[in-house]
RNA sequence: GGUCCUGUAGUGAAGUGGUUAACACGUUUGCUUUACACGCAAAAGAUCCUGAGUUCGAAACUCAGCGGGACCA
Numbered sequence: 001g002g003u004c005c006u007g008u009a010g011u012g013a014a015g016u017g018g019u020u021a022a023c024a025c026g027u028u029u030g031c032u033u034u035a036c037a038c039g040c041a042a043a044a045g046a047u048c049c050u051g052a053g054u055u056c057g058a059a060a061c062u063c064a065g066c067g068g069g070a071c072c073a
Stems, first nucleotide, its partner, number of pairs: 001072007010025003018056001027043005049065005
């Protein structure tokens, strides 16, 4: 330098154009316990990497940029 893959709560991760973006772990609060752990209940936490485009409508499609990874040179 070229090609391809990838970016979604703190972490992992689902969501293949339409409602309020799931779920698990973690965090916080309550219950339980002498206490801790386990367990149970609830809550907070994401403007879906950035910008533009397509569309009535984009996390999902297109383009560019940025970050990460693989292969080739």